[in-house]
RNA sequence: GCUAGCGUAGCUCAACGGCGGAGCAGCGGUUUUGUAAACCGCAGGUUGUGGGUUCGAGUCCCACCGCUAGCUCCA
Numbered sequence: 001g002c003u004a005g006c007g008u009a010g011c012u013c014a015a016c017g018g019c020g021g022a023g024c025a026g027c028g029g030u031u032u033u034g035u036a037a038a039c040c041g042c043a044g045g046u047u048g049u050g051g052g053u054u055c056g057a058g059u060c061c062c063a064c065c066g067c068u069a070g071c072u073c074c075a
Stems, first nucleotide, its partner, number of pairs: 001071007010024004018055001026042005048064005
C1' cells in the first nucleotide's frame, strides 16, 4: 500500500429499515448477628466521527478514524 471483518451501557454481546435490550458489574431494598449467596427494584447509551439515501437508519451507501486478520512491495 491492497483486501476482508469489527466499532452499540464500565465489560461481554443482542437488536427484519419502524419503542435501543440481555447477562455480568454498579446503586438501593428484603433476608442474616454480620458478610456472601438468593430474591425484588433502580440507574446507566450524542449506537467511533462526518455526510448521503429514506416518511423513518444501530441497520443501507460514501469518506475518515481506530482495532484485528490476511496478502504484497521496499529497506